Predicted 3D model of a 73-nucleotide RNA (transfer RNA) from a Planctomycetia bacterium.
RNA sequence: GGGGGUGUAGCUCAGCUGGGAGAGCGCGUGAAUGGCAUUCACGAGGUCGAGGGUUCGAUCCCCUUCACCUCCA
Numbered sequence: 001g002g003g004g005g006u007g008u009a010g011c012u013c014a015g016c017u018g019g020g021a022g023a024g025c026g027c028g029u030g031a032a033u034g035g036c037a038u039u040c041a042c043g044a045g046g047u048c049g050a051g052g053g054u055u056c057g058a059u060c061c062c063c064u065u066c067a068c069c070u071c072c073a
Stems, first nucleotide, its partner, number of pairs: 001072007010025004019056001027043005049065005
């Protein structure tokens, strides 16, 4: 330099055909227990990497760009 891939909650990751932003763990509160652990219930937590475009509507499609991984040279 060229090809491919990844980026979504604090962490690890789902997200179907464009219309609800989610799970587990972690965190907070409550219940149960003499207490701890555990279990259960509820809750907080998100510029969906960034900018632009298409669309009535974009995490999803298109363009550009940033970071990281990988292959080729």

Its Rfam family is "tRNA". The family's RNA type in Rfam is transfer RNA. NCBI's taxonomy places the organism under Bacteria, Pseudomonadati, Planctomycetota, Planctomycetia. Model confidence (mean pLDDT): 81 of 100.